[in-house]
RNA sequence: GUACCCGUAGCCCAGCUGGAUAGAGCGUGAGACUCCGACUCUCAAGGCCGAUGGUUCAAAUCCAUUCGGGUACA
Numbered sequence: 001g002u003a004c005c006c007g008u009a010g011c012c013c014a015g016c017u018g019g020a021u022a023g024a025g026c027g028u029g030a031g032a033c034u035c036c037g038a039c040u041c042u043c044a045a046g047g048c049c050g051a052u053g054g055u056u057c058a059a060a061u062c063c064a065u066u067c068g069g070g071u072a073c074a
Base pairs, nucleotide, nucleotide: 001073002072003071004070005069006068007067010026011025013023019057028044029043030042031041032040050066051065052064053063054062
């Protein structure tokens, strides 16, 4: 330099044949339980999807550019 893959919650990930309010697990906070803790159970907070622009009635999802990481080739 060229091609391809990944980027979504504090962490690891799902969702990506466009559809209405974006989810799970772990972690965090509160409560229940307990003499106290641990375990377990319940509830809650937390992200507008790397960024910008475009297409569309509608975009995490499609397109373009760009940023970061990775792989292959040179």
Molecule: transfer RNA
Organism: Clostridia bacterium